RNA sequence: CGAGUUGACCGAGACGAUCGCGGGCACCAGUGGGCGAAAGCCGGUGCAUGAGGAAAGUCCGGGCUCCACAGGACAGGGUGCCGGGCAGUUCCCGGUGAAGGCGACUUUAAGGAAAGUGCAACAGAAAAGGAAACCGCCUGCUUUAGGGCAGGUAAGGAUGAAAAGGCGAGGUAAGAGCUCACCGGCGAUGUGGAGACAUGUCGGCCUUGUAAACCCCACCCGGAGCAACGUCGUGGAAGGGCAUAACCGUGGUCCGCGGGCCCUGAGGGGACGGCUCGAACCGAUCGGAGACGGUCGGUCUAGAUAGAUGAUCGUUUAAUACAGAACCCGGCUUACCGGCCGACUCGGUUA
Numbered sequence: 001c002g003a004g005u006u007g008a009c010c011g012a013g014a015c016g017a018u019c020g021c022g023g024g025c026a027c028c029a030g031u032g033g034g035c036g037a038a039a040g041c042c043g044g045u046g047c048a049u050g051a052g053g054a055a056a057g058u059c060c061g062g063g064c065u066c067c068a069c070a071g072g073a074c075a076g077g078g079u080g081c082c083g084g085g086c087a088g089u090u091c092c093c094g095g096u097g098a099a100g101g102c103g104a105c106u107u108u109a110a111g112g113a114a115a116g117u118g119c120a121a122c123a124g125a126a127a128a129g130g131a132a133a134c135c136g137c138c139u140g141c142u143u144u145a146g147g148g149c150a151g152g153u154a155a156g157g158a159u160g161a162a163a164a165g166g167c168g169a170g171g172u173a174a175g176a177g178c179u180c181a182c183c184g185g186c187g188a189u190g191u192g193g194a195g196a197c198a199u200g201u202c203g204g205c206c207u208u209g210u211a212a213a214c215c216c217c218a219c220c221c222g223g224a225g226c227a228a229c230g231u232c233g234u235g236g237a238a239g240g241g242c243a244u245a246a247c248c249g250u251g252g253u254c255c256g257c258g259g260g261c262c263c264u265g266a267g268g269g270g271a272c273g274g275c276u277c278g279a280a281c282c283g284a285u286c287g288g289a290g291a292c293g294g295u296c297g298g299u300c301u302a303g304a305u306a307g308a309u310g311a312u313c314g315u316u317u318a319a320u321a322c323a324g325a326a327c328c329c330g331g332c333u334u335a336c337c338g339g340c341c342g343a344c345u346c347g348g349u350u351a
Base pairs, nucleotide, nucleotide: 001347002346003345004344005343006342007341009339010338013316014315015314016313017312018311019310021050022049024047025046026045027044028043033042034041035040052322056333057332059331060330061329062328063327064225065224066223067222076221077220078219079218080217081095082094083093084092085091096110097108098107099106100105111216112215116214117213118210119209120208134157135156136153137152138151139150140149141148142147165183166182168180169179170178184206185205186203187202188201189200190199191198192197229273230272231271232270238264239263240262241261242260247259248258249257250256280299281298282297283296284295285294286293287292
């Protein structure tokens, strides 16, 4: 210098002036007025304050609330290498194995296919039975010969994503774990490691792939969600009590019933709360490889309900991204114009 890998951070328009909006605090005004059936809501001025790194997707986990709940089993759902962290998780950290990359590093839904079942299109002789012979190879018989028939053979060709462990040698009529070396798997066993696992020895034991197919194994799991839920008061279906003199309605007439007052009062509609101080944030320090944890100090940081966070002007800039809180919190995932910092790898050149 070029090409890359990785971890953080910032993130949009900035500044000034004027006018607005939301909630908060202080002061002023006020017990009057307006809206409403009631509960309840509604003023002016000043001050500070007012969206995000993802507020998003709602994929996990929790707080909170209400409902359900003797115990057990089945069903259903979820998770799935090991150790640790956390309130907890499908998250995070550290490691193991596997795959990719020269490398920094990246990815990993990573239990079981030797319990059972299913599936493996097309092609191919054969797709899982100790099976299969299309070509080829070998042996025998036969034919004048080309060839034909029977048998052996899975080493070679051909098909396929995948062909019965791989590969080489021996062996054989030709072949074959038939025998042997190496590699891989499985089983037994030793050593190291908390463990996943690594590694050694022995045994030809050689068994396809697929479980984000059924299934098996281990562990975990009540339901609904802030439109949860709580409180307040109004009207009121309906029920009960009192009164029932008179009147009205019903009715041909009488009884009765309804119209009066009081109490209870489901669902729905209304109002207020729930609502933001919390596993919170920032800094220092200690422990730990790290995730994270402890201690000390400091800070208070939107809370609306048709939903505020804006408009205009001026100056300036390369600046125009994704995007707008709605009960809260921790993760993950997804979107994003750009800016900036650190660590590392490979190649080239120069000293």
Molecule: Bacterial RNase P class A